[in-house]
RNA sequence: AGAGUUUGAUCCUGGCUCAGGAUGAAUGCCGGCGGUGUGCCUAAUACAUGCAAGUCGUACGCACUGGCCCAACUGAUUGAUGGUGCUUGCACCUGAUUGACGUUGGAUCACCAGUGAGUGGCGGACGGGUGAGUAACACGUAGGUAACCUGCCCCGGAGCGGGGGAUAACAUUUGGAAACAGAUGCUAAUACCGCAUAACAACAAAAGCCACAUGGCUUUUGUUUGAAAGAUGGCUUUAGCUAUCGCUCUGGGAUGGACCUGCGGUGCAUUAGCUAGUUGGUAAGGUAACGGCCUACCAAGGCGAUGAUGCGUAGCCGGACUGAGAGGUUGAACGGCCACAAUGGAACUGAGAACGGUCCAUACUCCUACGGGAGGCAGCAGUAGGGAAUUUUCGGCAAUGGGGGGAACCCUGACCGAGCAACGCCGCGUGAACGAAGAAGUUAUUCGUAAUGUAAAGUUCUUUUAUCAGGGAAGAAAGAGGAAUUUGACGGUACCUGAGGAAUAAGCUCCGGCUAACUACGUGCCAGCAGCCGCGGUAAUACGUAGGGAGCGAGCGUUAUCCGGAAUUAUUGGGCGUAAAGGGUGCGUAGAUGGCAUAGUAAGUCUUUUGUAAAAAUGCUGGGCUCAACCCAGUAGGGCAAAAGAUACUGCAAAGCUAGAGUAUGACAGAGGCAAGUGGAACUACAUGUGUAGCGGUAAAAUGCGUAAAUAUAUGUAAGAACACCAGUGGCGAAGGCGGCUUACUGGACCGUAACUGACGUUGAGGCUCGAAAGCGUGGGGAGCAAACAGGAUUAGAUACCCUGGUAGUCCACGCCGUAAACGAUGAUUACUAGGUGUCGGGGGACCAAGGUCCUCCGGUGCCGGCGCAAACGCAUUAAGUAAUCCACCUGGGGAGUACGUUCGCAAGAAUGAAACUCAAAGGAAUUGACGGGGACCCGCACAAGCGGUGGAGCAUGUGGUUUAAUUCGAAGCAACGCGAAGAACCUUACCUGGUCUUGACAUCCGGACGCCGUAUGGGCAAAGCCAUAUUUCCUUCGGGACGUCCGAGACAGGUGGUGCAUGGUUGUCGUCAGCUCGUGUCGUGAGAUGUUGGGUUAAGUCCCGCAACGAGCGCAACCCCUGUUUCCAGUAGCCAGCAUAUAAAGAUGGGCACUCUGGAGAGACUGCCCGGGAUAACCGGGAGGAAGGCGGGGAUGACGUCAAAUCAUCAUGCCCCUUAUGAUCAGGGCUACACACGUGCUACAAUGGCGUAAACAAAGGGAAGCGAGACGGUGACGUUGAGCAAAUCCCAGAAAUAACGUCCCAGUUCGGAUUGUAGUCUGCAACCCGACUACAUGAAGCUGGAAUCGCUAGUAAUCGCGAAUCAGAAUGUCGCGGUGAAUACGUUCCCGGGUCUUGCACACACCGCCCGUCA
Repeated sequence: AGAGUUUGAUCCUGGCUCAGGAUGAAUGCCGGCGGUGUGCCUAAUACAUGCAAGUCGUACGCACUGGCCCAACUGAUUGAUGGUGCUUGCACCUGAUUGACGUUGGAUCACCAGUGAGUGGCGGACGGGUGAGUAACACGUAGGUAACCUGCCCCGGAGCGGGGGAUAACAUUUGGAAACAGAUGCUAAUACCGCAUAACAACAAAAGCCACAUGGCUUUUGUUUGAAAGAUGGCUUUAGCUAUCGCUCUGGGAUGGACCUGCGGUGCAUUAGCUAGUUGGUAAGGUAACGGCCUACCAAGGCGAUGAUGCGUAGCCGGACUGAGAGGUUGAACGGCCACAAUGGAACUGAGAACGGUCCAUACUCCUACGGGAGGCAGCAGUAGGGAAUUUUCGGCAAUGGGGGGAACCCUGACCGAGCAACGCCGCGUGAACGAAGAAGUUAUUCGUAAUGUAAAGUUCUUUUAUCAGGGAAGAAAGAGGAAUUUGACGGUACCUGAGGAAUAAGCUCCGGCUAACUACGUGCCAGCAGCCGCGGUAAUACGUAGGGAGCGAGCGUUAUCCGGAAUUAUUGGGCGUAAAGGGUGCGUAGAUGGCAUAGUAAGUCUUUUGUAAAAAUGCUGGGCUCAACCCAGUAGGGCAAAAGAUACUGCAAAGCUAGAGUAUGACAGAGGCAAGUGGAACUACAUGUGUAGCGGUAAAAUGCGUAAAUAUAUGUAAGAACACCAGUGGCGAAGGCGGCUUACUGGACCGUAACUGACGUUGAGGCUCGAAAGCGUGGGGAGCAAACAGGAUUAGAUACCCUGGUAGUCCACGCCGUAAACGAUGAUUACUAGGUGUCGGGGGACCAAGGUCCUCCGGUGCCGGCGCAAACGCAUUAAGUAAUCCACCUGGGGAGUACGUUCGCAAGAAUGAAACUCAAAGGAAUUGACGGGGACCCGCACAAGCGGUGGAGCAUGUGGUUUAAUUCGAAGCAACGCGAAGAACCUUACCUGGUCUUGACAUCCGGACGCCGUAUGGGCAAAGCCAUAUUUCCUUCGGGACGUCCGAGACAGGUGGUGCAUGGUUGUCGUCAGCUCGUGUCGUGAGAUGUUGGGUUAAGUCCCGCAACGAGCGCAACCCCUGUUUCCAGUAGCCAGCAUAUAAAGAUGGGCACUCUGGAGAGACUGCCCGGGAUAACCGGGAGGAAGGCGGGGAUGACGUCAAAUCAUCAUGCCCCUUAUGAUCAGGGCUACACACGUGCUACAAUGGCGUAAACAAAGGGAAGCGAGACGGUGACGUUGAGCAAAUCCCAGAAAUAACGUCCCAGUUCGGAUUGUAGUCUGCAACCCGACUACAUGAAGCUGGAAUCGCUAGUAAUCGCGAAUCAGAAUGUCGCGGUGAAUACGUUCCCGGGUCUUGCACACACCGCCCGUCA
């Protein structure tokens, strides 16, 4: 720091999503240790139990217990004396005496110690908890109090004299279940009450000083007001003194509090008005104190668009998280303040007021003798409940701190510690080094290997942590007492040492892109994933599993929330022509903003200094725990306030100026407005005349009008509405808008002059005005037009478009409505920034032929265009440029300008204006295609002009359908359907039925056996398979080998099984259409464009010219083949002119190669020549010559690509599937079925013909398992025999149409030949299913074919026959060959297809698109 996602691609706008950080978290999987923090965010829900505030006997009285005191008992202990033994000072024994502790009894006036309740004092107002309420001087910050209080504490000053009366406890007693209450009697005090003393306290007066408005301070005078003579200790001696503590008054300090003020921080205007103690004053009261704080009276104020009032939400802050910052979010823990204590209210005590005080009310819970009572965990633990969710009913006062006390000491769930929880942060470990046979296993594999992987194993080393054992803290020093001394909850903890052993310790998420990391299998739009885009429909790197990999690591993912990214609310730092967004218009209030120059002031602004900004935190610099987290110290701090200064700019007040603005004056243009009057044309109606059968209307009609006289025409009358020509991107107006003429009234602009005012300006939230059309109300008017409505048409329908009618309305007056694509989709004003060219209004100058022309200034209105801007389109002095001021508006699409509320309106409705929910887009501009019943140009048998067909009949053939055991499979608009199939009786054959085989019909490898193989025979069978018999190889170094068969085992064979949407190859099609691209350059932000477009021309992107393009490639053309003319060469198997032989005839023969022909090499055609056109071009038209003329004719040749086009059944092939079968083999059947439908053909319907007789002329092919002459036989198909020919030699082989002659005479025929019968021929193992042909007989439909549709532009169509491939046989098909041989084309409007340019587009799967509504 960005990224993904709208599109075929692009740029932009714009939303959504992701990567980061954080948490009092929760949740899934997993879990070794330590340090340090944190832990009910929900029910301010309810609470069992225990504890959380007491203490003082040095204030006081009382009760009790113990000691002190006496007596008795017990007798630990002490040990005089005496004795014995001997080692002569020891041991043992004796026991006078001492009498601790204990037990019992007594006494208790006083003393000591303790306990209990009570009087009294201090403390229970601190500490601890919670965040319900509170939008407030509650909090923060800076100030003020001359308007205040302050117990204990500190420093000063003065004092503590003398009296009195009660009362609790206690005793007796009454009531009550209890809680508790009462009566009588006694008693003390540092309890209570007077008195004296003191003014420095209060009040009043006076004086002085000071100040900040009220005022403050000091002094003097007058009045009023106070004490505990207490407690303990010491000394004295009884009267006092003294020390400590205590008490009273007073001055000051410190601390803590109270009140007031400036500024600051929430949402909603779909909350706009609120307020009667309300705002102010006077007086009295009240308070520590000011004050409507309270009361009385007086006045009528006060607040509010700078948001009052109301409603919702919320404890505030230091700080915390995030961010580059500005900001945004947040207020757990720690700290400050506030508020609260079941809910609501009230006072008392006190220096100060109520969590664990009192009283009342309410709800709930508990006790009860039913009369009445008790209680308050938002203290620490803990329980229930709620909830996604939050700990022990722990230890200790050792430390720190607090209360009481003189002190010892007591109390302290404050606090210090421990426990639980990976909840957070920090640290450590789960081993280290060497180690390739790259082990095994696993996964993948092209089977070769690769990966896991130095990883493991193995060798050597270490011992943090955990375990065990030993030692073992700091935190403790005050204080008290003193000669000596004592105090640790944590804790046998931290820490240290030792022992042994790699021993005790790794998971989680992810791997399509964003985003680091890929393979296999399974699944098959299923199961599932997903933060966004999206993945999954049989080869899923996205699902699940495995292997591997990536990331983090005692954690890792997910969910939730906040900030960031998001410049996506933009102060920093956005926009508004078309993407969301300029109000329909002006006038104008508040506000904002404002010309030139002067002196002043110092509010903003700037500089310096000071105070404050608590501590903690953050940043920086150091330090302490081994490091870190953590802890400690120092320092920094943009806010606010105060003081001193500066004065350029802004502000303020003052006095000026004239360039902005306005006034005046002189001219001028105009559909500017309003009112009244007036004019002609036209339409219609009415009246009258003329006149007769239609008129009218349409694409065509009909409804309608008309013989009761229309339409037409003439005259007259009436009425209403609108104003032709002029007329013009001309004029005027703020916009809407304004159009005959005249008059009256009236607004504004512009030009000229420069007399006046002197910044009076600009913009403008609210407000007010105007505001097309339609619509509404009242009253008029109503010719034409015309919603609604009626009728006629159109149509599948037609509530439309078209026609005939026709009412509101359109018009006028008055009133409402207040909206439009009210648009330049562009708010107003000012200044500046190249030009060119029109036009309207006005002015100046020059020239003039007097018509004008040219130059120039100001104002308006257009077009083109440069800079600049813009996403592009485009805008461009009339800005969408550069700047300034002010206003309005926007923040993804839909829901929705909808709902609710409010305001306005007679109504219609208008204005204001959401949310739930839903999508990942919606959108703008431009690009390339495709498309258009858009345009321009061009081409094609595309149409037209012609010729012949198909569609009707019969048959052939293919397809669909149906049928079937099977009717194998494929092909499906053109571009499937006489297609694969250039030929299904068996075979083919893939299908069906049945019979068989299982390493196999075919290939390779291994082992064994055999010598085969083959042939022959026999059995049996539908056949195959099967069984049996006979025969029996080669080479050799004699080991064996080669070859083959059989048997066996497995690797494998095999598959016309699937997928043509996994593929290669091949093919079709657009289309033999003229196109398709590239390099460099240039243009464009880019997709892309240019080139390839344009003017001509061509069959052609063919060529020429021009051009920001210049070149090039694949296509076109040419090069290739056939054919048309000719030359040369060659001359057999071809030919025969001339010469000769021979014959019935024939190149049959000699000979020849002239000709035909054959096959080699050449020539020829190039717009080369002429004329004309064209641009002096390309090229076109005509002509000459020529066999051929403008590509001579035909063929081969098929660009980039499109159709997931066709083919896995030609072949090849990935994957999947079958493996005694989906393989192989055999027989029979089927592919040949048949109510039907379609395609392609053949034959016909006849006289341009049929039949008969006799006669003429081809080309191109084929031939050995062949073509087969000739001869004979047969009516014939054909048979028998068989010459010749591997072919310019022989054969197939007779060409037919045609021409000639004859016949038929328009008919279902002498047309037509289907169908059927009989008899045959040929091929072949075999013609039943199921062949072709022959003869005789039979003789169907059909008399030229509806809608529709096909082919063909010249040697073509049409017509006539011939040949070949396949093939045993089997063409009306296919592919070739020649014969005869036309008609027509004005032309490109239309149909179809194609090409180029252009235009529109919301399409891009690309119009067979997209998309709207209803219903399900």

The RNA shown here (small-subunit ribosomal RNA) has 1416 nucleotides and comes from an uncultured bacterium. The sequence is in RNAcentral, with records from ENA and SILVA.